[in-house]
Context: one part of a larger RNA
RNA sequence: CACCGCCCGUCGCUACUACCGAUUGGGUAGUUUAGUGAGGACUUUGGAGGUUUAGGGGGAGUCGGGCAACCGAUGACGCCUUAACUGAAAUUGCCCGAACUAGGCUAUCUAGAGGAAGUAAAAGUCGUAACAAGGUCUCCGUAGGUGAACCUGCGGAGG
Numbered sequence: 001c002a003c004c005g006c007c008c009g010u011c012g013c014u015a016c017u018a019c020c021g022a023u024u025g026g027g028u029a030g031u032u033u034a035g036u037g038a039g040g041a042c043u044u045u046g047g048a049g050g051u052u053u054a055g056g057g058g059g060a061g062u063c064g065g066g067c068a069a070c071c072g073a074u075g076a077c078g079c080c081u082u083a084a085c086u087g088a089a090a091u092u093g094c095c096c097g098a099a100c101u102a103g104g105c106u107a108u109c110u111a112g113a114g115g116a117a118g119u120a121a122a123a124g125u126c127g128u129a130a131c132a133a134g135g136u137c138u139c140c141g142u143a144g145g146u147g148a149a150c151c152u153g154c155g156g157a158g159g
Stems, first nucleotide, its partner, number of pairs: 003134001005131001008127002011124001014120004019115002023111001025110012039096002042093001045090001049086004054081003058077001061074005137158009
């Protein structure tokens, strides 16, 4: 860029933000109730196995005697029995208890047809409310009404 100006609201398009929202929505964490319950401590039994002791019987070897057969002593190590100690599995009761299942509560995150707002942008749509006496002077409060800006009533203020 100066009325071919400026400017208001509905409606429509696009984008973003938060809100409501059926789904008895979903996930995570905590807490709690009930059930199951690995494992652990103590406990009742248990008694594989091990160590030692005593007795019996066997006995490689060693020592002594003997020419030798053999005799005597000692004797590792098995076997049977006895006693003591220790002691695995298993087992009884009780307690602690990880974890799992189901439910309740709390916190947090999140999906959702649709709904209803706000913001932004533009050169969309409808009008023309305001700015000049803006063509019904304007504004404030209040009530009612209307596609929208708005209109009307009452009260007030300003020019």

Annotation
A computed fold for a 159-nucleotide part of an RNA from a moss metagenome, annotated as small-subunit ribosomal RNA, 3' minor domain. The coordinates come from a structure-prediction model, not an experiment, and the mean pLDDT is 81. The RNAcentral record of the full RNA draws on SILVA. Rfam family: Eukaryotic small subunit ribosomal RNA. Its Rfam clan is "SSU clan".